[in-house]
RNA sequence: GUCUCGAACAGGCAAACCCGUCGCGAGGCGGGGACGCAAAGCCCAGGGUCUGGCUCGGCGCAGCGUGCGUCGCAUCAGAUCGCCCGGCUACCGAA
Numbered sequence: 001g002u003c004u005c006g007a008a009c010a011g012g013c014a015a016a017c018c019c020g021u022c023g024c025g026a027g028g029c030g031g032g033g034a035c036g037c038a039a040a041g042c043c044c045a046g047g048g049u050c051u052g053g054c055u056c057g058g059c060g061c062a063g064c065g066u067g068c069g070u071c072g073c074a075u076c077a078g079a080u081c082g083c084c085c086g087g088c089u090a091c092c093g094a095a
Base pairs, nucleotide, nucleotide: 005093006092012037013036017032018031019030020029021028022027035082041088042087043086046084047083048080049079050078051077052076053075056072057071058070059069060068061067062066
């Protein structure tokens, strides 16, 4: 120095919730606040979960133009890295 590991030291991040703001929405951002985190730093690569749109099908309502609501399938677009996994980077230094 590197890999693994995680005692101590110095610190770091910030769940739920509240306020403001952006978004159809999942959710994001800022402030407050701490449930926790040794990568809870970054990346949607592989999955999972969630949201929305279109098409199709079923049911219901109204109505003769067809629309609305709801459920399901496929597909498209998005969200989540504090869901898992993968990649990249990184502080400290005991066993």
This is a predicted structure of a 95-nucleotide RNA (c-di-GMP-I riboswitch aptamer) from Candidatus Kuenenia stuttgartensis. The sequence was found by an Rfam model in a public genome assembly. The source organism's lineage runs through Bacteria, Pseudomonadati, Candidatus Brocadiales, Candidatus Brocadiaceae and Candidatus Kuenenia. Model confidence (mean pLDDT): 82 of 100. Of the family's consensus pairs, 94% are formed in the model.